Small-subunit ribosomal RNA from an uncultured bacterium, 1445 nucleotides, folded computationally.
């Protein structure tokens, strides 16, 4: 000190999350030890039993008992008196208050202490205790009788106090103990009274929480008088009397809450928070009372009520742990029924002493803070196991083992403290000292110290994807789980789970809760409001905030000094003390509050003057500011009337509709409402809303020049108070056109819409209401400053003869690179710049401008306005794409223009589908479908049925046997494979042992067209042969990005020029390669009867827009037209060649290759089937429908690419052919296929299902090839289907093209309507770029960015969620009125001794209401949230009717 998260990425705004810091905690896991603190936060719920408040015999009398050295010597209980018992100890319910802080003050009190005065004389009568009698269950009581005192009552006496003007008058008291013979003495009391500490009551000022969906409250309520009561002021009571009193600077009223010193936290400032310690206050089961007393309305004291609880003889009595420990219980959760008064405090007491769960200590819990330990040094073959591995190794790891050391600690033994001051004797000297002597320690044999002993006795939790330090592996396969935020898991998870290794901390370690931090996310320091959340629609204006210039005066704020106080502890500073430290202990400053003095600069105030703000006067000036009246013309409909004729409206197109009872159209006059063309504009006025024909009349405000005056009268404005479009409501009139609703007509799947005929309320007018608008400049008002340019209004001065200008004051606009601001866009003297002042308004999104109050309203409805629950983002402005049924511009057989076709028929051949054991796999818009397949009978073969086989059909290796084993004709059995026998046969090197191959069995491997093309290479399509992709330096922006590559003009082209914050380059284009088309030149065989040429072969060579001329242009550029020349003219024609990167495109079945699967099989081997199936759809062809034809004849011709030895085959013959038999040649420019065909001549057919068409069946054959059934081509005769140019839609093609004839090759025993080549014949059409596809640049929108196959929005319908409303119900608070009224206190009366009777008040019961809160609620109406439900398509693009208020 930041950090992740909204986006393709980028800045902002903006919530959420996280690292830190605490804790009276709690849970998980885990544990050696010690100090020091700390421990019911929940039920102020009940509460066994024990203790927690006594003490004095030196105040008293009687009494029993116990001891006795027999002295009434010591010593206990139980009364009566005295003192305490109002402390101490707990707790935290209540209290929002003088409770509490803190500062002040007057009308008080005070017992124990201290200081002074001054007295303490003399008397009397009870009682309790005790005995006697008696009631009760107990608790207790009740009557009689004895007795003392420091108990209690007169008396004197009065220093004094109190009353009183004064005279007066009223007022006290106790004794004890020591010691003496005895006065005298001393010490403790006792009285009255003054003063002091200290401690307590009252009163002020000031401060102290959250709600205004709480805004009025208030009757003893303000105040006076009189009284009464109190310690003492005072409506504190009471009686009369005034009618006051608090409150927006927050009364009433509800909710929370014990206040503070302080604690935590934060850099501060603040924010939370009040356990432990300390001060204050309240309380003592709940509520109310009073006595007693120096003090109490009293925690371990009294009455009484009321809930609980116990006892009981049912007649009554008894109790209060929120002291200490303990028990229940209740909760995530908090300890022992311990020890001692040793110490320090406290009570009593002369004192010893007693009491003291105050306190001091021990015990429990890692609850917390500290602090030691779990061992040190060396020790590499880097052991061994564990993990990972690329198999080499790597890591755990000096770690370990192993040698040398040391012993805190823990366990044993020994020794062994301090906290003790005091008290009491004696003796001295005095009046509290001094010396002796005797005693006190709970915690404790504790701390500490020694000694012994052996590494001996001691390491775990939580992480490892980012934040955030730490990585691999195996299992899991959106399963299981994780997760704090992003978010991981769907077969290679560093993210689940396990293990290994690593990272942090460490006797702990995480997790969960809550605070403060970050968070400048409530902003005083220190935020913001044009688009992000936020400027009130608009003035005007009371309270309040602020306020020109200048005297003096004052000192309130302000500064500055002083002084009290701020309790101590804490914290901060220096020291010290426990071995360190926590933890203590001293000293010391410090501390925003509150008095006094002092300064006066600025603010305030009080007084005085000014005149620059404001105001007012006078003199022009311009307006659709407002209100009433009244007038006018065009237009529109209505109505009469003439002319007219069949239509007319209206749309994309239609129809409803009007129209022969005369519309539309025209003419005349009439009638009726509502709006004012042109002028007119960036124009004008108005506070906004708004305002628009003309003339009158009444009426606001501005604006300019120059006077006058007045003297800060200003700005702002919460509550208030008025104006306020449209729509709307009431009442009434009005109603021409428009025109929600509505009916109709149309579109549509559907149209409750759009378009169209009609149409009501409204639209206009009067009053009256309503109060919201995207009521927007999405900018509050006022004021002062800070560069210009231009336009225009409405004025003023000025120059010019004029046209024009020039300066200044006000408004209204528009540019802007002046600054400056801004997240940016964009403002920019009309600021969103720079300041002041003052008011409004925001604090993520949804919920929601909803609910519920509560206020206005006639009512719609408005204004104020949550909360539960949900989400992790909601969002603003730019940016690069991509997308529009946006523009602009180009281009492409894109589309028009043409020629042949497809879709229709048979057939072939794919694919889908169905169907089979099996019909093997892949390919699916374009870019899958005669496509992998350049050939499925058997092979292929991957599929299916069955038969075999298991180191395997073939590879490589190791180990053992085999040493007459390899090989192997033939036989047998089988569908085959296999199996079974077998004649022959005898391997190589080596002297020889022995190897070596084979063969056998064993074990590793093999094998797999098994699975992922979404793990991959490789290769491929396909946008496209489209012109686009980029880089490097600069430069511009906060940035992602942009420039460069946009612009203009060209071009097949980012081709190529001009310009230019770019300047150059890179992959692409082009060009270099290859074939063709002209030339020459070399070779020239197999070419040619021969020579030449044609032709073939080799390398060259030609074209470059090079040359003239013309036109477009800014233009040297390029273009376009003409033309020489040439074979070829503008890229001559074709091919090869595919830029960055798109589709998780194809492809694990070419191939290779990671992982996972099989392993006697998903491996091999073999027969047979199958891939050829067949109601049916789809694709791509091929044959035809016919005369531009068919058929047959013809010594009727002309190519060109190809292939050939397991071949091509001449030529002879045979056979109608298909073929077969001889066979020459020819490993080819040589022989062979091999005769090209259309084309040409002749001849028949002659419009017919035909001599078009060949489909289908039959029979007979030919050739391959073991084999043609399933399944092949071919011949031969016979048969002779459909079909007579094909619907919506669709394809190819611009020239040697389209069409349309044949050849030839690969493939392959055999099959070719399919590819893949060749030539030969050889067209017609482009006006032209509106339109369809596709594609390229530029620009704009955007709510897309998996990018329009996109985003997204209501219903309904399903399932959770929480609140709202709800007839009622139920609970609590409430207490005005009434009924009853304990206990006590005051008051009246009796009685006066005790005490009786009434009465006021009074806790608390009992009974209605209002009202506040809450609970629960049938239903009800919304909203949230939930991978894949229905309808439709409302927004995002001109989102298809621009969206939004």
């Nucleotide at each position: 000190a930041g950090a992740g998260u909204u986006u393709g990425a980028u800045c902002c705004u903006g919530g959420c999350u996280c690292g830190g810091g605490g804790u009276g905690a709690a849970c998980g896991c885990u544990a050696g030890c010690g100090g020091c603190g700390u421990g019911c936060c929940u039920u102020a719920g009940g509460c066994a039993u024990g203790c927690a408040a006594g003490u004095c015999g030196a105040a008293c009398g009687a009494c029993c008992c116990g001891c006795u050295u027999c002295g009434g010597g010591c010593g206990g209980g139980a009364g009566u008196g005295g003192c305490a018992g109002a402390c101490g100890g707990g707790u935290g319910a209540g209290u929002a208050a003088c409770a509490c802080g803190u500062g002040a003050g007057a009308a008080c009190g005070u017992a124990c202490c201290c200081u002074u005065u001054a007295g303490u004389g003399a008397g009397g009568a009870a009682u309790a205790a005790c005995c006697c009698a008696c009631c009760g269950a107990a608790a207790g009581g009740u009557g009689g009788g004895c007795u003392a005192a420091u108990a209690c009552c007169g008396c004197a006496u009065g220093u004094g106090a109190u009353c009183g003007c004064a005279a007066g008058a009223u007022u006290a008291a106790a004794g004890a103990a020591c010691g003496u013979a005895a006065c005298u003495g001393u010490u403790c009391g006792c009285u009255a009274a003054a003063g002091g500490a200290g401690c307590g009551g009252c009163u002020c000022g000031c401060g102290u929480c959250c709600c205004a969906u709480c805004a009025g409250c208030u009757u003893g309520u303000u105040g006076g008088u009189a009284g009464g009561g109190u310690a003492a002021u005072g409506g504190c009571c009471u009686a009369c009397c005034a009618a006051g009193g608090c409150a927006u600077c927050g009364a009433c009223g509800g909710g929370u809450a014990g206040c503070u010193g302080g604690a935590c936290u934060g850099a501060g400032a603040g924010g939370u928070c009040g356990g432990c310690c300390a001060g204050c206050c309240a309380c003592a089961a709940g509520g109310g009372c009073a006595c007693u007393g120096a003090g109490a309305c009293a925690c371990g004291g009294g009455c009484c009520c009321u809930a609980c609880u116990c006892c009981u003889a049912c007649g009554g009595g008894a109790g209060g742990c929120a002291g200490c420990a303990a028990c229940c219980g209740g909760g995530a959760a908090u300890c022992g029924u311990g020890g001692a008064c040793a110490a320090u405090g406290g009570g009593c007491g002369c004192a010893a002493g007693c009491c003291u769960g105050a306190u001091c200590c021990c015990g429990c819990g890692a609850c917390g803070c500290c602090g030691c330990g779990u061992g040190a040094a060396g020790g590499a073959c880097g052991a061994a196991g564990g993990c990972c591995u690329u198999c080499g190794g790597g890591u755990u790891g000096u770690a370990a083992a192993c040698u040398u050391c040391u012993u805190u600690u823990a366990u044993a033994a020994g020794g062994g403290a301090a906290u003790a001051a005091g008290g009491u004797c004696u003796c001295g000297c005095u009046u509290g000292c001094g010396a002796g002597g005797c005693u006190u320690g709970a915690c404790u044999g504790u701390a500490c110290c020694u000694u012994a002993c052996g590494a001996a006795u001691a390491a775990g939790c939580c992480g490892c994807u980012g934040c955030c330090a730490a990585c691999u592996a195996c299992g899991u396969g959106c399963c299981a789980g994780c997760a704090g935020c992003c978010g991981c898991g769907g077969u290679g998870a560093u993210a689940c789970g396990u293990a290994g290794g690593c990272g942090g901390c460490a006797a702990g370690c995480g997790u969960u809760a809550c605070c403060c931090g970050g968070a400048u996310u409530u902003a005083u320091u220190g935020g913001g409001c044009g688009u992000a959340a936020a400027g009130a629609g608009u003035g005007c204006g009371c309270a309040g905030g602020u306020g020109g210039u200048u005297u003096g005066g004052u000192a309130a704020g302000u500064u500055u000094u002083c002084g009290u106080u701020a309790a101590a502890a804490u914290a901060c500073g220096u020291u010290g003390g426990c071995u360190c430290a926590a933890c203590c202990a001293a000293c010391g400053g410090a501390c925003c509050g509150c008095g006094a003095a002092a300064a006066u600069a600025c603010u305030g105030c009080c007084a005085g003057a000014c005149u620059a703000g404001a105001g007012u006067u006078a003199g022009c000036c311009a307006g659709g500011g407002g209100g009433u009246g009244c007038c006018g013309g065009a237009a529109c409909a209505g109505a009469u009337g003439g002319u007219g004729a069949a239509g007319c409206a209206g749309u994309g197109a239609a129809a409803u509709g009007c129209g022969u009872u005369g519309a539309u159209a025209u003419c005349a006059u009439c009638u009726g409402g509502a709006a004012c063309a042109c002028c007119a504009a960036a124009g004008g006025c108005g506070a906004a809303g708004g305002c628009a024909g003309g003339c009158a009349c009444c009426u606001g405000g501005g604006g300019c020049u120059u006077u006058u005056c007045u003297g800060a009268c200003a700005c702002u404005g919460a509550u208030g108070c008025a104006c306020g479009a449209a729509a709307g409501c009431g009442u009434g009139g009005g109603g021409a056109g428009c025109g929600a609703a509505u009916c109709g007509g149309a579109u549509u799947a559907g149209a409750u819409a759009c378009c169209u005929g009609a149409g009501u309320a409204g639209u206009c007018c009067a009053c009256g209401c309503c109060g919201u608008a995207a009521a927007c400049g999405a900018u509050g008002g006022a004021c002062a400053c800070u560069a210009g340019a231009u336009a225009u209004c409405a004025g003023g001065c000025u120059g010019g003869u004029g046209a024009c200008g020039g300066c200044u004051u006000g408004g209204u606009g528009u540019c802007g690179u002046a600054a400056g601001c801004u997240a940016a866009c964009g403002c920019g003297u009309u600021a969103a710049g720079u300041g002041u002042c003052c008011c409004g308004c925001c604090u993520g999104g949804g919920g929601a401008g909803u609910a519920c109050g509560g206020c206005c309203g006639c009512a719609a409805g408005g204004c104020u306005a949550a909360a539960a629950c949900u989400c992790a983002a909601a969002g603003g402005a730019a940016u690069u794409g991509a997308c529009g049924g946006g523009g602009a511009c180009c281009c492409g057989c894109a589309c028009a223009a043409g020629c042949a076709g497809g879709g229709g028929a048979a057939c072939g051949u794919g694919u889908g589908g169905u169907u089979u054991a099996a019909u093997u796999c892949g390919a699916g818009a374009c870019a899958a479908a005669a496509c992998g397949a350049a050939a499925a009978a058997c092979c292929u073969c991957a599929c299916c049925a069955g038969g075999g086989u298991u180191u395997g059909a073939a590879a490589u290796g190791u180990a053992u046997g085999u040493u007459u084993u390899a090989g192997g004709a033939c036989u047998c059995c089988g569908a085959a494979a296999a199996g079974a026998g077998a004649a022959c046969a005898a391997a190589c090197c080596g002297c020889a042992a022995g190897g070596u191959a084979g063969c056998a069995u064993a074990c590793a491997c093999a094998g797999g067209u098994g699975c992922u093309g979404c793990a991959u290479g490789g290769c491929u399509g396909u946008c496209g042969u489209c012109a686009g992709c980029u880089c490097g330096u600069g430069c511009c922006g906060u940035g992602a990005g942009g420039u460069g590559u946009a612009c203009c003009c060209u071009u097949a082209a980012g081709u190529g020029g001009g310009g230019u914050a770019a300047c150059g380059a890179g992959c692409g284009c082009a060009a270099c390669c290859c074939c063709u088309a002209c030339c020459g030149g070399c070779u020239g065989u197999u070419g040619u009867a021969u020579c030449a040429c044609u032709c073939a072969g080799c390398a060259g060579g030609a074209a470059c827009u090079g040359c003239c001329c013309c036109g477009a242009u800014a233009a040297u550029a390029u273009c376009g037209g003409g033309g020489a020349g040439g074979a070829a003219g503008g890229a001559g024609g074709g091919g090869a060649c595919g830029a960055c990167g798109u589709c998780a495109a194809g492809u694990c079945a070419u191939c290779a290759u990671a992982g996972c699967c099989c392993u006697u099989a998903u491996g091999u081997c073999c027969u047979g089937g199958g891939c050829u199936a067949c109601a049916c759809a789809c694709a791509c062809g091929u044959u035809a429908c016919a005369a531009u034809g068919g058929g047959c004849u013809u010594a009727c011709a002309c190519a060109a690419u190809g292939g050939g030895u397991c071949g091509c085959a001449a030529c002879a013959c045979u056979g109608c052919g298909a073929a077969g038999u001889g066979a020459a040649g020819c490993u080819a420019a040589u022989c062979c296929c091999a005769c090209a065909a259309a084309a040409g001549a002749g001849c028949c057919c002659u419009c017919a299902g035909u001599u078009g068409g060949g489909a289908u069946u039959g029979c007979a054959g030919u050739c391959u090839g073991a084999a043609a059934u399933u399944c092949g081509a071919c011949u031969g005769c016979a048969u002779g289907a459909a079909c007579a140019u094909g619907g919506a839609c669709u394809u190819g093609c611009u020239a040697g093209u389209a069409a349309u004839c044949g050849c030839a090759g690969g493939u392959c025993a055999g099959c070719a309507u399919a590819c893949u080549g060749c030539g030969g014949u050889g067209a017609a059409u482009a006006c032209g770029u509106u339109c369809u596809c596709g594609g390229g640049u530029c620009u704009u929108g955007u709510a897309c960015a998996c990018a329009c196959c996109g985003c997204c929005c209501g219903u309904c319908a399903a399932g959770u969620g929480a609140g709202c409303a709800a007839a009622g119900u139920c609970g609590u608070a409430g207490g005005u009125a009434g009924u009853u009224g304990a206990a006590g206190u005051g008051c009246u009366c009796c009685a006066u001794u005790a005490g009786g009777a009434g009465u006021c008040c009074g806790a608390g019961a009992c009974u209605a209401a209002a009202u506040g809160c809450g609970g629960u609620g049938a239903u009800g109406a919304g909203c949230g949230c939930u991978a894949a439900g229905u309808c439709g398509u409302a927004a995002c693009a001109a989102g298809g009717u621009a969206a939004c208020c």
The RNAcentral record of the sequence draws on ENA and SILVA.
Its Rfam family is "Bacterial small subunit ribosomal RNA".